[in-house]
């Protein structure tokens, strides 16, 4: 310091998230010690009990309780310079403690001012203290009450309280000097008026007391500045601003009353809601800032709630007083009592927060002269991991790398792990126990100086609570807690199978999960760790420092123009901003350095310096600002031209088009992919002539021109505005943007009166279609037009604000001006195209900037909800402007690239259509497969690319399935150990066999043992699962021509170029060219066929010699020829013309057996289809083990309503049937092919030869020729069915082939649709071969024979292949996605109403108490009683507004 996450993938823009610190924290686990802090954040909810403010007898009468003394009649009673309870009386109780409701405010902070003001107690100074009254509690005595309590008598004192004197510096009035001040004014000195004290106590020393002036504290008030959110709160205010003059008041002041005069505040945010004590300061950040105010310190507010004085120096009082309300309490029901947001503690609340402790030792307060008392303020302790801090759990050594666990490729090795065991060494902590310190100074006795005392000084007395230190013992007492998919350290196994569950965020789990549980291990941090919550951080993601706005979210629709902002040149002043010094404050505490104190830290002290501010004061003026003057270049006006569909308001014009009239003229017209609806014989479309009516201006006409923007088009006259160009002259900064406010403003609608030709929402008919409330026709209303008025929006766009300066080019155009004879130019506004730097996420923008600066305004800050809801403001409505939240999602989205798709476009191919030929789809039968059935009909294949497929051959075996019977180391095989002598082979019984029994029989040996057999261990078997764990093989696109890679160039990047054009069957070649090359594929090399040629000549061959036979290469013999199998040759657009730049192309070309690949095979590129196979094999991993192995029997894979591929066989005359006759290739063959004989009608049998093959041997048919049938369900067809039979074979019943005879079904060319085939090919004829005893073979896989038709083209169907292009796809069009509708939840709007809250208004009552007023009564007076008034919490009534919560329904 960043990182994940949008996509296939990229850049970007944008949010969500994490990593960090942080906390008054809480919950899980878990836990050894101290130190140092913290500890109701909720209910300012309501308390039970105790305690939190008394003190003085040196103020006063006095004497309930006690002490001492002294009496006593043992009930007491006197005394006290001991002490004190209630009483008067002083002082304090306004401090200390507590909480944060209130409270947006001069409350707070900071700075000032008070010429407008107080201040007890203390300090400093002056003076003074005289005389005199009458009460009063308390006691005593009487009374009332339950009880607080309280009445009435009598008598009593004071430092209580009054009166008179005296005082002048304190007060008042009124003049005069004088000095000061910004101003009211103040200050000093003189004259003159008025009022005002005082208290005693006493050790005789003093303390206290008036009065005055001063300081010091403390407070009061007044002011500038700064201190939340909402504008969906825009207007607020009658004591309201201000004057006078009263009153009040410590003191100014509308504070307050009485007049007067209308003002006072507000867009620089009043009023109003909401919210919230402020501050130092804490947390977080580089900083700037954000958030946040518990502990501690400062201010303020408050003490059940609300109100009110009074007392005092000081309260409008937390542990005071009175009214009034609510609660609770007592109660004898008539009355009363209270107030823990002091400490503690208790219920409640909540996730959540301590003891009903000890002590005044120390600090500090308060009374006192002082001892002391009081002190829940403080100190101390208890509890809590609640936070920071320190320690600790042991250190060395020790490899048999023990033993367990765990993985493992398992004789074995890895890992835990030097960890453990052992052996030694240490004792922090625990756990015992004891002394210092915190005590300074008081106070008690001395003692020394001055001398009631007070300073020093000896010695003593006061410790709640605690740190430390020493001994003893023995490793002894002492580790968890989260993670381990990626962010982010740290991987394995085993269970689970979208279950159970995790999950900050992407996202794990559907059987081989490093992601879920557990178990090994491992990482992290550690007496804690993790989680939740909440702050700031990363978040430049609200951007001041530090964003953006063309297309991601965002430029107002546009001009004028106020306030504001902001501004040209020059020169004097000035000195507000601004920049320097200085001086004041900026509390301490905190943070910072630095250094000290606790054994270190944390804590703490000292000291420094920070505290970025504020206020003053001097001074500097460059900048900005003010003020004078002043200038011309910004801007402005004039002259004198020019533009242009610029705007209004007349006038006029032609052309179409519609209506109408009148005439020609006759059947259709009109429409449409193609109709129909509709008009027409009442005569229309057409076509002439005429009249009318509205509405809109064809060519010109165009990246044109004009306007501010909507927008603006026939000609023309009239007003009128703009704008650009010369030219000089003049104003002199007059200027630029512009919030609120004014105007203008396309279409549509709106509202009055017009007017309506064409067009045309709506609406109607016709079509079309599954529908068709649409596109298409015919029609047609509002509108469109005019005029006045409204509305105020648009994709209102250049998706781009206005204004100024500045920044390389080329090229057109419009206007004007100018050089110039034209041609070209120049220069100025405007408006276009391209390309530089530059800028940009990219695309692209580029003097008309998105470019670089500079002012101003307006506007964004994730997506959805939603431009909705309320509100309010406009508007006749429609509707417009302002404009949320609640709940949801982790992406929405810009731009580009790569695929892929498109009922987009260009080029190209293919039996892909077309042009042909045969077929399927009807029919019977075969065979598959679906279904269905069944005890089993084993299993797989399933569009294409499964279905005569796996299987090239299921009666039993096969067989994998059913049934039922055995077997259990098993059927096979190997190796340990034991034990045997058998194994076998015979008979025998049982059984359906397997099998299990039962009896005879029986080895070798060199004495080790071989061999078997039993038993027992150990390997075993599985066609059981997974083809989505896998290997091999294969299908398919497609024998399509494409797939790619280096290096280089391009692009921030994915990517691209290289692989464009022509041409080819082909990415096949050639050209061009930021590419050059090259690689897998094409092609070619490979095999077969077609021609020749050379070797070779046997089992094949026979021309020419010769021999032979009925007859035949049968024999000698021959190597010519066919063949047959080894090599070679030949084909390459190589030659000619034509066309091309070439590559290549055309040709009835030449040559040749073959001509443009000659046919035909083999050969199948990166890859797609989790395409098919665990059942050919192989193989991870899972399952079974007396069974899912494994044996045997018998049945099954062969069923059968149906469906449905693939064949065979027909429906006949180009046939059928009969006869006679030719010609083939390629293959078989000894458990074989079999020639000939012989028997049977036949299948075939009996017999016999040849042959391990070019030798023997299995062998053709269409075909030819001849005959017959004659159009039919036939002499076609051959299923089915019956009999009789042959052959395989242990066995043909389920279930096999053939053969004869007999039967003789369906079927007379097959719909919608569809499938093969471009030549030796389709069609057609047979022929063999593998599998196999045999065979369901019509299959399959080869072989030869006869042997056609067509192909104009590429418009359309399919597949494909290259280039553009569009995309919101990328599992990629079988993508992806909108809306209704049903059902349940969830958040929110309205809702007839219900309940409720704060405020504020009006009336009406109106306590307490202050204030004012008051003849009778009380008082010697002071004064009080007593009534009356005035305002007032507080209560009642009453309309309305605001504002919350609920509510059937409903958006």
């Nucleotide at each position: 310091a960043g990182a994940g996450u949008u996509u296939g993938a990229u850049c970007c823009u944008g949010g969500c998230u994490c990593a960090g610190g942080a906390u008054g924290a809480a919950c899980g686990c878990u836990a050894g010690c101290g130190g140092c802090a913290g500890g109701c954040u909720u209910a300012a909810c309501a308390c039970a009990u105790g305690c939190a403010a008394g003190u003085c007898g040196a103020g006063g009468g006095g004497u309930a309780a006690g002490g001492c003394a002294c009496u006593u009649u043992c009930g007491g009673g006197u005394g006290u310079a001991c002490a004190c309870g209630a009483c008067c009386g002083g002082c304090g109780c306004a401090c200390g403690g507590g909480u944060g409701a209130g409270u947006a405010a001069c409350g707070c902070g900071u700075a000032u001012g008070c010429a407008a003001c107080c201040u007890a107690c203390c300090u400093u100074u002056u003076a003074c203290a005289g005389g005199g009254g009458g009460a009063u509690a308390g006691c005593c005595c009487a009374g009332g009450g339950a009880a607080a309590c309280u009445u009435g008598g009598a008598u009593u004192a004071a430092u209580a309280c009054c009166c008179c004197a005296u005082a002048c510096g304190a007060u008042u009035u009124a003049c005069c000097a004088g000095u000061g001040g910004c101003a009211u004014c103040a200050c000093u000195g003189g004259u003159u008026u008025u009022u005002g004290a005082a208290a005693a106590c006493u050790a005789c020393g003093g303390u206290g007391g008036u009065a005055a002036a001063a300081g010091a504290u403390g407070g009061g008030c007044a002011u500038g500045c700064g201190u939340g959110c909402c504008a969906u709160u825009a207007g607020u205010u009658a004591g309201u601003u201000g004057g006078u003059g009263a009153g009040g008041u410590a003191a100014c002041g509308g504070c307050u009353c009485a007049c007067c005069a209308a003002g006072a505040c507000a867009u620089c945010g009043a009023u109003g809601g909401c919210u919230a004590c402020g501050g130092g300061g804490u947390c977080u950040u580089a900083a700037a800032g954000g958030a946040u105010g518990g502990u501690c310190c400062c201010g303020c507010a408050c003490a059940c709630u609300g109100g009110u004085a009074c007392u005092g120096a000081g309260a409008c009082a937390c542990g005071g007083a009175c009214c009034a309300g609510a609660c609770u309490c007592c109660u004898a029901c008539g009355g009363g009592a209270g107030g823990c947001a002091g400490c503690a503690g208790u219920g409640a609340g909540g996730a959540a927060u301590a003891u009903u402790g000890g002590u005044c030792a120390a600090u500090g307060g308060g009374g006192g002269g002082a001892a002391c008392c009081c002190u829940g303020a403080a100190c101390c302790a208890g509890c809590c991991a609640u936070g920071c801090c320190g320690c600790g759990u042991g250190g060395a050594g020790g490899a048999a790398g023990a033993c367990g666990g765990c993985c493992u490729u398992a004789u074995g090795g890895g890992u835990u792990g030097u960890a453990a065991a052992c052996u030694u060494c240490u004792u922090u902590u625990u756990u015992c126990g004891a002394c210092a310190g915190g005590a300074a100074a008081u106070g008690c006795a001395g003692c020394u100086a001055c001398g009631u005392g007070u300073a020093g000084u000896u010695g003593u007395u006061u410790g709640a609570c605690c740190c430390u230190c020493g001994g003893a013992c023995g490793a002894a007492u002492a580790a968890g807690c989260a993670u381990c998919g990626g962010c982010u350290a740290a991987c394995u196994c085993c269970g689970u199978g979208c279950c159970a569950g995790c999950a900050g965020c992407c996202g794990c789990g559907g059987u081989a999960a490093u992601a879920c549980g557990g178990a090994g291990g491992a990482u992290g941090c550690g007496a804690g760790c993790g989680u939740u919550a909440u702050c700031c951080g990363g978040a430049u993601u609200u951007a001041u420092u530090a964003g953006g706005u063309u297309u991601a979210a965002a430029g107002g629709g546009u001009g004028c123009g106020u306030a504001g902002g902001c501004g040209g040149a020059a020169u004097a002043c000035u000195a507000a901003g601004u920049c320097a010094g200085u001086g004041g404050u900026g509390a301490a505490a905190g943070g910072c350095u630095a250094c000290a104190g606790c054994u270190u830290a944390a804590c703490u002290g000292u000291a420094g310096g920070a505290c970025u501010g504020c206020c003053a004061u001097u001074g500097a003026u460059a900048c900005u600002g003010g003020u004078a003057c002043u200038c011309u270049u910004g801007a402005g006006u004039u002259u004198a031209g020019a533009u242009g569909a610029g705007g209004u308001g007349g006038g006029c014009g032609g052309g179409a088009u519609g209506u109408g009239u009148a005439a020609u003229g006759u059947a259709g017209c009109g429409g449409u992919g193609a109709a129909a609806u509709g008009c027409u014989u009442a005569g229309a479309u057409a076509u002439u002539a005429c009249c009318c009516a509205g509405a809109a201006c064809a060519c010109c006409g165009a990246u044109u021109g004009c306007g501010a923007a909507g927008g603006c088009a026939g000609c023309u006259c009239a007003c009128u505005a703009a704008u650009c160009u010369u030219c000089a002259a003049c104003u002199g900064a007059c200027g630029c943007u512009g919030a609120u406010g004014c105007a203008c403003g396309a279409a549509a609608g709106c509202g009055u009166g017009g007017g309506g030709a064409g067009c045309g929402a709506a609406c109607a008919g016709g079509a079309u279609u599954a529908g068709a409330u649409a596109c298409c026709c015919u029609g047609g209303u509002a509108g469109u037009c005019c005029a006045c008025g409204c509305c105020g929006u648009a994709a209102a766009c250049g998706a781009u604000g206005a204004u100024c300066a500045c920044u390389c080019g080329u090229u057109g155009u419009a206007u004007a001006c100018u050089u110039g004879c034209a041609a070209a130019g120049g220069u100025a506004u405007g408006u276009g195209a391209c390309u530089g730097a530059g800028c940009g996420a990219a695309a692209g923008c580029a003097u008309u900037a998105a470019g670089u600066g500079a002012u101003c305004c307006a506007c964004c800050u994730g997506g959805g909800g939603a431009g909705u809801a309320c509100g309010u403001c406009g508007g006749c409505a429609a509707c417009g402007a302002u404009g949320a939240a609640a709940c949801u999602c982790a992406a929405a989205g810009g731009a580009a690239u790569u695929g892929a798709c498109g009922g987009g476009g260009g080029c190209c191919c293919g039996c892909a259509c077309a042009a042909g030929c045969g077929g399927a789809g009807g029919a019977a039968c075969a065979u598959g497969u679906g279904g269905u059935u069944u005890a089993a009909u084993u299993c797989g294949a399933u569009g294409a690319u499964a279905c005569g497929c796996g299987a090239g051959g299921a009666a039993c075996c096969u067989u994998a399935c059913c049934u039922g019977g055995g077997c259990u180391u098993a059927a096979a095989u190997g190796g340990g150990c034991g034990c045997u002598g058998c194994a076998u082979g015979a008979a025998u019984g049982g059984g359906a066999a397997a099998c299990c029994g039962u009896u005879c029989u029986u080895u070798c040996u060199u004495c080790g043992g071989a061999c078997u057999g039993c038993g027992u261990c150990c390997a075993a078997g599985g066609u059981g699962c997974u083809g989505c764990a896998u290997g091999g093989c294969u299908g398919u696109c497609g024998u399509c021509a494409g797939c790619u890679c280096g290096u280089g160039c391009c692009g921030u990047g994915a990517g691209g170029u290289g692989u464009c054009g022509g041409u080819u069957a082909a990415g096949u070649c050639c050209c061009a060219u930021a590419a050059c090359g090259a690689g897998c594929g094409c092609a070619a090399c490979c095999c077969c066929u077609a021609u020749c040629c050379u070797u070779a000549g046997u089992u094949g061959c026979c021309a020419a010699c010769g021999g032979g036979u009925c007859a035949u290469g049968c024999c000698g013999g021959g190597a010519a020829c066919u063949c047959u199998a080894a090599g070679g040759a030949g084909a390459c657009u190589g030659c000619c013309a034509c066309c091309g730049u070439a590559a290549g192309g055309u040709g009835u070309g030449a040559g040749g057996a073959a001509g443009g690949u000659g046919g035909g095979g083999a050969u199948g590129a990166c890859g797609u289809c989790a395409a098919g196979u665990c059942a050919g094999c192989a193989c991870g991993g899972c399952c079974c083990u007396u069974a899912u192995g494994u044996c045997c029997a018998g049945g099954g894979c062969u069923a059968c309503a149906c469906a449905u591929g693939u064949g065979u066989u027909a429906c006949a005359a180009u046939g059928g049937c009969c006869g006679a006759u030719a010609c083939a290739a390629a293959g078989g063959g000894c458990a074989g092919c079999u020639a000939c004989c012989u028997g049977g009608u036949a299948a075939c049998a009996g017999g016999a030869u040849g042959c391990u093959a070019a030798u023997c041997u299995c062998u053709a048919a269409a075909g030819u020729c001849g005959g017959u049938c004659u159009c039919a369900g036939u002499u076609c067809g051959g299923a089915u069915c019956g009999g009789a039979g042959u052959c395989u074979g242990c066995a043909a019943c389920u279930c096999g082939a053939c053969u004869c005879c007999g039967u003789g079904a369906a079927g007379u060319u097959g719909g919608a649709u569809u499938c093969g085939c471009u030549a030796g090919u389709a069609a057609u004829c047979g022929c063999g071969u593998a599998u196999c005893a045999g065979c369901a073979a019509c299959g399959a896989c080869g072989c030869g024979g006869u042997g056609a038709a067509u192909a104009c083209g590429u418009u359309c169907c399919c597949g494909g292949g290259c280039c553009c292009u569009g995309u919101a796809c990328a599992c990629a069009c079988c993508g992806c996605c909108c809306g209704u509708c049903a059902a349940g939840c969830c958040a929110u709007g309205g809702a007839a109403g219900c309940c409720g809250g704060g405020g504020g208004u009006a009336c009406c009552u109106g306590a307490a108490g202050u204030c004012c007023g008051u003849a009778a009564c009380c008082g010697c007076a002071a004064g009080g009683a007593u009534c009356g008034g005035c305002c007032u919490a507080g209560g009642g009534u009453a309309a309305a507004a605001c504002u919350g919560g609920u509510a059937a329904c409903u958006g």